This is a predicted structure of a 73-nucleotide RNA (transfer RNA) from a Pseudomonadota bacterium. NCBI's taxonomy places the organism under Bacteria, Pseudomonadati, Pseudomonadota. Its Rfam family is "tRNA". The family's RNA type in Rfam is transfer RNA. About the family: Transfer RNA (tRNA) molecules are approximately 80 nucleotides in length.
């Protein structure tokens, strides 16, 4: 100071050659049980890292920042 990667629910992570976002653990209710755990249902939780751009439409492409890890000097 270059380069490349990651950034998505409270955590661990999927997703898409652009069309309004999902699993699992965790939380909360509810059945089950004498009671707990287990197990079943169902709910609630996301301005998809931040601003612009293209576009009818952007988690997705494209540019800058910013945060994290690596590697080059």
């Nucleotide at each position: 100071g270059c380069c490349u990667g990651u950034g998505u629910a409270g955590c661990u992570c999927a997703g898409u050659u652009g069309g309004u976002a999902g699993a699992g653990c965790a939380u909360u209710u509810c059945a089950c049980u004498c009671g707990u755990a287990a197990u079943g249902a169902a709910a609630a939780g996301g301005u998809c890292g931040u601003c612009a751009g293209u576009u009818c439409a952007a988690u997705u492409c494209u540019g800058a920042c910013c945060a994290c890890a690596g590697g080059c000097u």
The RNAcentral record of the sequence draws on ENA.